[in-house]
Molecule: c-di-GMP-I riboswitch aptamer
Organism: Geomonas anaerohicana
RNA sequence: CUCCGAUAACGGCAAACCCGGAGCAAUCCGGCGACGCAAAGCCACGGGUCCCUUUCCACGAGGGGGAUAGCCGGGCUACCGAA
Numbered sequence: 001c002u003c004c005g006a007u008a009a010c011g012g013c014a015a016a017c018c019c020g021g022a023g024c025a026a027u028c029c030g031g032c033g034a035c036g037c038a039a040a041g042c043c044a045c046g047g048g049u050c051c052c053u054u055u056c057c058a059c060g061a062g063g064g065g066g067a068u069a070g071c072c073g074g075g076c077u078a079c080c081g082a083a
Stems, first nucleotide, its partner, number of pairs: 004081002012037002018031005035070001041076003045073003048068009
């Protein structure tokens, strides 16, 4: 340095519910609160899922836009140091 992740150590993040706000919505922001997380830090590149819209005979499918990183994969960065 890389891989790896322990009944180690210092810590960190924060699900659901509820309250307030933004949004047509998915969802997001703040507060409370902890289900969990060794990247639950960051990125919408690929896939999945969700929302809105449009086209076609069609609730299906195609197109367009949005969301989800705590769905999976991938990329970048990072504390500690047992086996």